[in-house]
The prediction has a mean pLDDT of 75. Two RNAs folded together computationally: RNase P RNA and transfer RNA, 458 nucleotides in total. It holds a member of the Rfam family "Bacterial RNase P class A". Its family is annotated with tRNA processing, dimeric ribonuclease P complex and ribonuclease P activity in the Gene Ontology.
RNA sequence: CCAGAGGGCCGGACGGCCGCGGGGGAGCUUGCUCCAACGAGGAAAGUCCGGGCUCCAUGGAACCACGGUGCCGGGUAACGCCCGGCGGAGGGCCUAGCUUCGGCGACGCUCUUCAGGGACAGUGCCACAGAAAGGACACCGCCCGCCUUCGGACGGGCAAGGUCGAAAGGGUGCGGCAAGAGCGCACCGCGGUCCUGGCAACAGGGCCGGCACGGUAAACCCCACCGGGUGCAAGACCGAAUAGGGGCGGCGCAUGAGCCUGGUUCCGGCUCGUCGCCCGGGUUGGUCGCUUGAGCCCCGAUGCAAGUCGGGGCCUAGAGGAAUGGCCGCACAGUUGCGCCUUCGGGCGCGACGGACAGAACCCGGCUUACAGGCCCUCUGGCACU
RNA sequence: GUGGCGGUAGCUCAGUGGUAGAGCGAAUGGUUGGUACCCGUUAGGUCGCUGGUUCGAUUCCAGUCCGUCACC
Repeated sequence: CCAGAGGGCCGGACGGCCGCGGGGGAGCUUGCUCCAACGAGGAAAGUCCGGGCUCCAUGGAACCACGGUGCCGGGUAACGCCCGGCGGAGGGCCUAGCUUCGGCGACGCUCUUCAGGGACAGUGCCACAGAAAGGACACCGCCCGCCUUCGGACGGGCAAGGUCGAAAGGGUGCGGCAAGAGCGCACCGCGGUCCUGGCAACAGGGCCGGCACGGUAAACCCCACCGGGUGCAAGACCGAAUAGGGGCGGCGCAUGAGCCUGGUUCCGGCUCGUCGCCCGGGUUGGUCGCUUGAGCCCCGAUGCAAGUCGGGGCCUAGAGGAAUGGCCGCACAGUUGCGCCUUCGGGCGCGACGGACAGAACCCGGCUUACAGGCCCUCUGGCACU
Repeated sequence: GUGGCGGUAGCUCAGUGGUAGAGCGAAUGGUUGGUACCCGUUAGGUCGCUGGUUCGAUUCCAGUCCGUCACC
């Protein structure tokens, strides 16, 4: 320098003029004028998760139902998020080795991805093809016996080979056998058990078992854990009239009825009728809720990291269907036309076009999705130079 | 703001894991002197898009785009 992979940041800058929004200050003619500062995002979006806050229930408990989550450890207010690790799958690179010289490639490094609990608790499903699709089967075959009209038929043994399929009840090799077969053995895989390492997921090793146990839970289901509803149009206050109604107090008071927000049960709680006094619902309007917050920036400590702790500094839209815009100039990016140069990668000059996705509406933490272009970092490989 | 439903041929709709269909429409042939009706044949599908699970996806799951309905 080039190619590939991963991650982070920015996402228009400067100047002038005219506007818009809510607060602040000043002036006076008291409802107008002037002044300076501030005024969208990394996603403000989708509303997919988790919270704060709000009201309702407002004292629980048990069981059932429904929904969600699902390897292990850590982080966090919490999460289905994040970090680290384990295991599986896939890609790239390199090497030992193999090779029919085309390539294939263990181990290792690195990147991506995983809804990754359970398939000996039970049930269901596995189309077509195929002999056979779940504790199955014998079509073509192989072998033995016997018969033969030499085509084959019959009886028995076998499951290695062929065929079908996504999948055929361990794989490869050697032995063995009439032919075969975990029938025997070695290695690998699988199951059980023990030991070692690790907090754990798990990894490594020893011994035993000839193999029994196919796949599917993003099918029902089982196990473990979590979950009350409601959304700022929540909700509070203020303001005119009436009814329903509400509050407080007195009396009455049940063996009954109703309510307690998924259902049932148990304990528990509240209400009922009447009299007196007081208040006066909703829509619409105004005020609050409303932006100081799990906040932002810098430094230090700690941790592999996510993060946590300590110190210092800062205040940064809160507006009503709702402002943050427009024009001009200038240069840098970018695209493109012409001309010149070139070490063919590109460079220079002139001209034209010209800024991506997108707009806060109670507030945070995440996820997902959209995004022209630019910058930086890390890793891998190649080339050149030292 | 909250909750639900839908997207399959040109149109209206079926299809709930196993080769994507129906009606109307279109094209074409027959019938008729000719048209319509009628009879036959044919074409037409990224199953909205992108991933995943599975041997296999229109169907199951996740994300996303569009449409539509209800309530306050």